[in-house]
RNA sequence: GGGUCGCUAGCUCAGUCGGUAGAGCACCGGCCUUUUAAGCCGAUGGUCGCGGGUUCGAGCCCCGCGCGACCCA
Numbered sequence: 001g002g003g004u005c006g007c008u009a010g011c012u013c014a015g016u017c018g019g020u021a022g023a024g025c026a027c028c029g030g031c032c033u034u035u036u037a038a039g040c041c042g043a044u045g046g047u048c049g050c051g052g053g054u055u056c057g058a059g060c061c062c063c064g065c066g067c068g069a070c071c072c073a
Base pairs, nucleotide, nucleotide: 001072002071003070004069005068006067007066010025011024012023013022019056028042029041030040031039049065050064051063052062053061
C1' cells in the first nucleotide's frame, strides 16, 4: 500500500426480504427468605463508530473517513 471481516444498551451479542431497535448478564425497584445468596416479577438504559447519499422509509443498500482483527505485498 491492497483486500476481507467487525463496530448495535454498562458488558457479551442477536437483528430474516429495507417497514415499531432486541436478548442474556450487570445495575435499580418489588416479591420470596430469619439474613445473604439463589429464584420470580418489573422498570431504567440506544448519536445502531462518524459524516454524507439513495429511498415514502436505512442498524440493513451506496460513497468517504476513523478504530480493531486477520490475510497478501